[in-house]
Context: one part of a larger RNA
RNA sequence: GGAUGAACGCUAGCGGCAGGCUUAACACAUGCAAGUCGAGGGGCAGCGCGAGUGGCGACACUUGGCGGCGACCGGCGCAAGGGUGCGUAACGCGUGAGCAACAUGCCCUCUUCACGGGGAUAACCCGGAGAAAUCCGGCCUAAAACCCGAUGGUGAUUUGGACAGGCAUCUGUUCUAAUCUAAAACUUCGGUGGAAGAGGAUUGGCUCGCGUGACAUUAGGUGGUUGGUGGGGUAACGGCCCACCAAGCCUACGAUGUCUAGGGGAACUGAGAGGUUGGUCCCCCACACUGGAACUGAGACACGGUCCAGACUCCUACGGGAGGCAGCAGUGAGGAAUAUUGGACAAUGGAUGGAAAUCUGAUCCAGCCAUGCCGCGUGAAGGAAUACUGUCCUAUGGAUUUUAAACUUCUUUUGUACGGGAGCAAUAAGGCGCACGCGUGCGCCGAUGAGAGUACCGUACGAAUAAGCAUCGGCUAACUCCGUGCCCAGCAGCCGCGGUAAUACGGAGGAUGCGAGCGUUAUCC
Numbered sequence: 001g002g003a004u005g006a007a008c009g010c011u012a013g014c015g016g017c018a019g020g021c022u023u024a025a026c027a028c029a030u031g032c033a034a035g036u037c038g039a040g041g042g043g044c045a046g047c048g049c050g051a052g053u054g055g056c057g058a059c060a061c062u063u064g065g066c067g068g069c070g071a072c073c074g075g076c077g078c079a080a081g082g083g084u085g086c087g088u089a090a091c092g093c094g095u096g097a098g099c100a101a102c103a104u105g106c107c108c109u110c111u112u113c114a115c116g117g118g119g120a121u122a123a124c125c126c127g128g129a130g131a132a133a134u135c136c137g138g139c140c141u142a143a144a145a146c147c148c149g150a151u152g153g154u155g156a157u158u159u160g161g162a163c164a165g166g167c168a169u170c171u172g173u174u175c176u177a178a179u180c181u182a183a184a185a186c187u188u189c190g191g192u193g194g195a196a197g198a199g200g201a202u203u204g205g206c207u208c209g210c211g212u213g214a215c216a217u218u219a220g221g222u223g224g225u226u227g228g229u230g231g232g233g234u235a236a237c238g239g240c241c242c243a244c245c246a247a248g249c250c251u252a253c254g255a256u257g258u259c260u261a262g263g264g265g266a267a268c269u270g271a272g273a274g275g276u277u278g279g280u281c282c283c284c285c286a287c288a289c290u291g292g293a294a295c296u297g298a299g300a301c302a303c304g305g306u307c308c309a310g311a312c313u314c315c316u317a318c319g320g321g322a323g324g325c326a327g328c329a330g331u332g333a334g335g336a337a338u339a340u341u342g343g344a345c346a347a348u349g350g351a352u353g354g355a356a357a358u359c360u361g362a363u364c365c366a367g368c369c370a371u372g373c374c375g376c377g378u379g380a381a382g383g384a385a386u387a388c389u390g391u392c393c394u395a396u397g398g399a400u401u402u403u404a405a406a407c408u409u410c411u412u413u414u415g416u417a418c419g420g421g422a423g424c425a426a427u428a429a430g431g432c433g434c435a436c437g438c439g440u441g442c443g444c445c446g447a448u449g450a451g452a453g454u455a456c457c458g459u460a461c462g463a464a465u466a467a468g469c470a471u472c473g474g475c476u477a478a479c480u481c482c483g484u485g486c487c488c489a490g491c492a493g494c495c496g497c498g499g500u501a502a503u504a505c506g507g508a509g510g511a512u513g514c515g516a517g518c519g520u521u522a523u524c525c
Base pairs, nucleotide, nucleotide: 001525002524003523004522006521007520008519009518010517013376014375015374016373017372018371019369020368021334026332027331028330030329031328032327035076036075037074040073041072043069044068047067048066049065050063051062052061053060054059083287084286085285092212093211094210095209096208097207098206099205102204103203107200108199109198110197111196112195113194115149116148117147118146125138126137127136128135129134153181155180156179157178158177160175161174162173163172164171165170185192186191213259214258215257220250221249222248225247226246227245228244229243230242231241232240262284263283264282265281266277267276268275269274289310290309291308292307293306312323313322314321315320340366342365343364344363348362349360350359351358352357379410380409381408382407390400391399392398393397415461416460417459418458419457420456424451430445431444432443433442434441435440436439468514469513470512471511472510473495474494475493479509480508481507482506483505490497491496
C1' cells in the first nucleotide's frame, strides 16, 4: 500500500447493487415452512343449491338429488427444495479412467398383453376402558387396496449343445428341456391409466492411478489382521459376514499414534513464483437433541417418519403421556458484533391433478443496518475599501483568515408540492382460424401484478434541505503563539519528545490529507 461477513470512536444528505450470529452443532414460547387427487373407492361430518313436509309468516325439520367435501381406504409426493459445518486427513474431495461386478420411480421410443374368480378391512353404527394421549371389542361395506387360478415372453433360475468374439473370471447370438412369475379400471368412446419385455435418457452405487494438513520430543503397527477354499448376504464386487486352511499384510518414499481441518470451483495479495483464506454464489460430502436400529419405498437407514436407550423441557386425575428451529421469522443466553414474529404466489421453479386449481418462509419483493462497492449532491460565474473580528510580526505599519463573505447575475441535480405513470404478462379456461394420422399440434384473440401509484416523466418554488474526521518533529504532505514544566501532566507505529522560551504534551489561529465519511483496533498478503 491492498484486502475484510468486521468491531469501536467522532460524524452523517440521497440513490443503485450486494452483504448481514465469524461466538454456544447452546436452550427454545408462538405462528408458518408438504401436500395433493372425488376423472380410484365406500360415503355425507360441515357449507351452498334444489325438492319435500309443517307453519299465515319468520322459520323449523327431512332428503346424497346436485355443487362440492371434514375424517377414512387407496395413489403419487414427502429421499426434492431449504439449513448447518459437528464429525471426517478419508476414494471425503479434485482430476483422469474402469464396471465382462451394478441399480434407476417419473420421462421418451418400440413390441406384446389385460381371461376368470375369491375373502377381508377402515370409515359409518353399537358397546367399552382412560384425566388425557390414545386404545379395545362387536356388526356391516367398497375399490385402481389384498389374494388365488389361467395365459404368456426376447424375462428369471437351472440342464445340455452350436457359432462368433474378447480382457483372466467370461461376453454376445441361437437351439433345446424343465421350473417360476403379470395386469385395473375409468370414459364424453377420442382417450387416460394398468402388466411383461427390449432400448434410450437421466440420476445414483462400486473400484482404481495421481493429487490433497502439522508433529519423529509419535518407530514400529496389525488378529478378520493378509491371502486362499467353500458358503451366506447385497442391485452389485469384496473378510462385507461366517466355517476351515495358510502366515501373512503395512512401514523412514514416514506405517501407527496425537493434534488440527469439511473438500473444490474460487477469493485476497503479489511483477511473478509463491503465501493466506474457503463468508456470500455454484458442485460434492457429512449431519439433523445425543447414541443405536431397522421398516416402507425406485430411492432413506429418512431435518418437520417409526422403534429402543439417554440427557433435558412440558402436561398429569400420579396410573401415564408429549416434544426436538443446524427451515423462515422471533426469544433468552454467549459475545466487540450481525436484521422483520412483514407481503405475495404476479413471475421462475417444485408436488399433486385431465384441467381449473390447491400447497410452496423455495422463490420474488418489501423492512432494518454507511457493513461494503459504485454514482450524485451540499451550488456556479462575477465580485476589493483585500472591510470587521480573530491570529501573528521586525508593530504610526504589515502579513494572514480573504474572492472567502456581503452584493449582482445564473442554474435547480437534489429537495418540497402537484399532476401523469410503467416494463416485468408469457398465457389459463374459453372462442376463432389452419393442418392432419380427427384429438392433437400451430397461429390469433382472450382473465390474472405482491412489489406499487414504486421506478420514471412533466410543472411550480426557491441557493433554497445537506461536512466532517484525522494529522501538522523525522519517516510523511502540512507552523506559529499561549499554557505547563521537581523527566510532572502527558504523547508515541519506530526513532523519540517533556527538567522555563516544547513546530513532539494541552489550547488557539492557520495549514495539509481524505471526504459522507474519517481515524483506531484485529487479521492476511
The part of an RNA shown here (small-subunit ribosomal RNA, 5' domain) has 525 nucleotides and comes from an uncultured bacterium. Rfam family: Bacterial small subunit ribosomal RNA. The family has 99 seed sequences and 42,628 matches in Rfam 15.1.